[in-house]
Context: one part of a larger RNA
RNA sequence: GAACGAACGCUGGCGGCGUGGAUAAGACAUGCAAGUCGAACGCUGAUUUCAAGGUAGCAAUAUUUUGGAGUCGGAGUGGCGCAAGGGUGCGUAACACGUGGGUCAUCUGCCGUGAAGCCUGGAAUAACUCGCUGAAAGGCGAGCUAAUACCGGAUGUGAACGCAAGUUCAAAGCUGGGGACCGCAAGGCCUGGCACUUUACGAUGAGCCCGCGGCCUAUCAGCUAGUUGGUGAGGUAACGGCUCACCAAGGCUAAGACGGGUAGCUGGUCUGAGAGGACGACCAGUCACACUGGAACUGAGACACGGUCCAGACACCUACGGGUGGCAGCAGUCGAGAAUUUUUCUCAAUGGGCGAAAGCCUGAAGGAGCGACGCCGCGUGGGGGAUGAAUGGCUUCGGCCCGUAAACCCCUGUCAUUUGCUAACAAAUUGGUUCACCCAACACGUGAACCAUUGAUAGUAGCGGAAGAGGAAGGGACGGCUAACUCUGUGCCAGCAGCCGCGGUAAUACAGAGGUCCCAAGCGUUGUUC
Numbered sequence: 001g002a003a004c005g006a007a008c009g010c011u012g013g014c015g016g017c018g019u020g021g022a023u024a025a026g027a028c029a030u031g032c033a034a035g036u037c038g039a040a041c042g043c044u045g046a047u048u049u050c051a052a053g054g055u056a057g058c059a060a061u062a063u064u065u066u067g068g069a070g071u072c073g074g075a076g077u078g079g080c081g082c083a084a085g086g087g088u089g090c091g092u093a094a095c096a097c098g099u100g101g102g103u104c105a106u107c108u109g110c111c112g113u114g115a116a117g118c119c120u121g122g123a124a125u126a127a128c129u130c131g132c133u134g135a136a137a138g139g140c141g142a143g144c145u146a147a148u149a150c151c152g153g154a155u156g157u158g159a160a161c162g163c164a165a166g167u168u169c170a171a172a173g174c175u176g177g178g179g180a181c182c183g184c185a186a187g188g189c190c191u192g193g194c195a196c197u198u199u200a201c202g203a204u205g206a207g208c209c210c211g212c213g214g215c216c217u218a219u220c221a222g223c224u225a226g227u228u229g230g231u232g233a234g235g236u237a238a239c240g241g242c243u244c245a246c247c248a249a250g251g252c253u254a255a256g257a258c259g260g261g262u263a264g265c266u267g268g269u270c271u272g273a274g275a276g277g278a279c280g281a282c283c284a285g286u287c288a289c290a291c292u293g294g295a296a297c298u299g300a301g302a303c304a305c306g307g308u309c310c311a312g313a314c315a316c317c318u319a320c321g322g323g324u325g326g327c328a329g330c331a332g333u334c335g336a337g338a339a340u341u342u343u344u345c346u347c348a349a350u351g352g353g354c355g356a357a358a359g360c361c362u363g364a365a366g367g368a369g370c371g372a373c374g375c376c377g378c379g380u381g382g383g384g385g386a387u388g389a390a391u392g393g394c395u396u397c398g399g400c401c402c403g404u405a406a407a408c409c410c411c412u413g414u415c416a417u418u419u420g421c422u423a424a425c426a427a428a429u430u431g432g433u434u435c436a437c438c439c440a441a442c443a444c445g446u447g448a449a450c451c452a453u454u455g456a457u458a459g460u461a462g463c464g465g466a467a468g469a470g471g472a473a474g475g476g477a478c479g480g481c482u483a484a485c486u487c488u489g490u491g492c493c494a495g496c497a498g499c500c501g502c503g504g505u506a507a508u509a510c511a512g513a514g515g516u517c518c519c520a521a522g523c524g525u526u527g528u529u530c
Base pairs, nucleotide, nucleotide: 001530002529003528004527006526007525008524009523010522013378014377015376016375017374018373019371020370026334027333028332030331031330032329035080036079037078040077041076043074044073045072046071047070048069049068050067051066052065053064054063055062056061087289088288089287097213098212099211100210101209102208103207106206107205111202112201113200114199115198116197117196119153120152121151122150128143129142130141131140132139133138158169159168160167161166173194174193175192176191177190178189181188182187215261216260217259222252223251224250227249228248229247230246231245232244233243234242264286265285266284267283268279269278270277271276291312292311293310294309295308314325315324316323317322342368344367345366346365350364351362352361353360354359381411382410383409384408392401393400394399415471417466418465419464420463421462430452431451432450433449434448435447436446437445474519475518476517477516478515479500480499481498485514486513487512488511489510495502496501
């Protein structure tokens, strides 16, 4: 000199863009952060409407029961999602990461393309009802019922195994439209869409293996028995001491094994002319973790942050028998600390989950709020104005400085204030009309054009009007390094100080004042890095 996720002191006008728990991976009140599908399924509540029957009434009508259709709810079965997104850096010196390869040793839900199929039966169960039990959380028994839940049989394009013969392995429906024909009707039949099953290829994602690379320490010199290799078996999606039985005695090491310390790694960031050194906040990739330790289940994928089980610590409820919980998600609280924000708005956009869709969910995200924490921009006025006014300071008492500075005159209107107009981010989806393709069809479906519909930010940005210089400057330094000097006070005292060093009666070095210098909404100090 440059830099910072900074802190502290003094000061503080506006805006844009960023950024903000670095310490206790300490403990957490409260709310929210993962749901969705009725076009898979049964039950149930409310409500609208239609049909039929009953009751009251002469009737209109009122009311009730059953059935159909629609809408809005509830819990449940079932499907998909919950393995993503979001957080943190404890652990880890390791194939964890980076880079380049291998996989003839592998898997891959949803998605795309191709081929083939989707036939026929059955037994349950939750919800519900009843009973028992418990303080609660909940649990047990009996009975009923549905499905794209579950289980048989058939078929075998195909796949797996096998030298071959052969053996084994599937499936589920839901929904839109329709002219002729059949049928009392449901429907058959025709034609679409979404699902489902088998399989091949692709895409995406992942697993495993290898070469090389990147910390300190020798005041750590020897380490190792599943250890190193083989045979056989088990296990895995898959290779492998991954595991086991047997056999052999190997394997690593001064090119640093083993041990100890520290640490997530990288793209990068800071500095520097570079070489290098230091670091790894934000953003992006990847790994690890989710109160601590261990384990598996489900699943395409987890050994699973807001799942399960066991143990432990802590906290809460309790009828003392027993239960419940996990903010290193977003806000927020306490604590420790020099120190780090709102218990905000919206799903309008982008993206994600579910759904045919409408849509629902989304503390991801988009926005607003707070903090001069950083960077950048703007302003605090401009021109004229000498009798060089006054105050203040210095003085050799002549004067000099502050100083065109002020007053005064003439202007301007950035920002802030106030008042009007008022955005972009919106294109899709969906509904309607027309056209084209498909088709037996003017249905349905697909595509195009036009119209309608959707904004949290926000009455914001921006633009226009009004008023008036009005509302807006400080901090540090002035002995040398280092730009900037005098007076007064003090008297080795009080004090200053980054280094050299100042202060003991004329201190440009302490304190105050005037003046000057530097930077400026900041300026200094401290800490850290180069």
A computed fold for a 530-nucleotide part of an RNA from a metagenome, annotated as small-subunit ribosomal RNA, 5' domain. The coordinates come from a structure-prediction model, not an experiment, and the mean pLDDT is 85. Rfam family: Bacterial small subunit ribosomal RNA. Its family is annotated with structural constituent of ribosome and ribosome in the Gene Ontology. The family is grouped with related families in Rfam's "SSU clan". The full RNA is in RNAcentral, with records from SILVA.